[in-house]
C1' cells in the first nucleotide's frame, strides 16, 4: 500500500408494510342569500378554459376528504450508514422561483438538549448556524483519578 471482517448507539442510519393521533369539520361539492366583473398553481408572459344563463371573493345550511411530515409495532438493507451546502445538466409551454434525478465538489464520528432563522396546519418533525454537557475512537501528557487535542479517506482484528 491492497483485501477481508467488525465496533460505536437501548431513539446508530435509511427504506418498506400495518395501525394510529393530528391535518379538520379544513379543502372540495351542492343549495340559498347579498353582490356585480373578472377568475383559473408561486410571480410575470403566451395559450387554453370559464363567467351577466352571474365569475373570484363573502355569509348560511348540508355532505365531507387527502398528501407531505409525526407516534407505535414489524420486516429488510447497512456503519458516509446517511444528511446537507455550492455549481452544472435534464424534466415540467417561455423566464424566474420551487420540486425531482444525475454529475462534480465541500462539510458532518454519534445521538441529546438549547437559542436564532427557514420550512410547515403546527409549540411536532426536519434543515442551517452557534452554544452545552454526554458518548465512542485515536494521539499526546500524566500524580494513572484523569487532562488536552484530532477526525470517519478515520479506528480495531486478520491477511497479502
Nucleotide at each position: 500500500a491492497g483485501g477481508u471482517a467488525g465496533a460505536g448507539g437501548u431513539c446508530g442510519c435509511a427504506a418498506c408494510u400495518u395501525u394510529u393521533a393530528a391535518g379538520a369539520g379544513u379543502a372540495a361539492u351542492u343549495a340559498c342569500u347579498a353582490g356585480g366583473a373578472g377568475a383559473g398553481c408561486c410571480c410575470g408572459g403566451a395559450g387554453c378554459u370559464u363567467u351577466a344563463u352571474g365569475a373570484u371573493g363573502a355569509g348560511u345550511a348540508a355532505u365531507g376528504a387527502a398528501a407531505g411530515g409525526g407516534a407505535a409495532a414489524g420486516u429488510u438493507g447497512c456503519c458516509g450508514a446517511a444528511g446537507u451546502g455550492u455549481a452544472a445538466a435534464u424534466a415540467u409551454c417561455c423566464g424566474g422561483a420551487a420540486u425531482a434525478u444525475u454529475u462534480a465538489u465541500g462539510c458532518u464520528g454519534g445521538g441529546c438538549g438549547u437559542a436564532u432563522a427557514g420550512c410547515u396546519a403546527a409549540g411536532a418533525a426536519c434543515u442551517a448556524u452557534g452554544c452545552g454537557a454526554c458518548u465512542g475512537u485515536c494521539a499526546u501528557c500524566g500524580u494513572c483519578a484523569g487532562a488536552u487535542g484530532g477526525a470517519g479517506g478515520g479506528c480495531u482484528a486478520c491477511u497479502u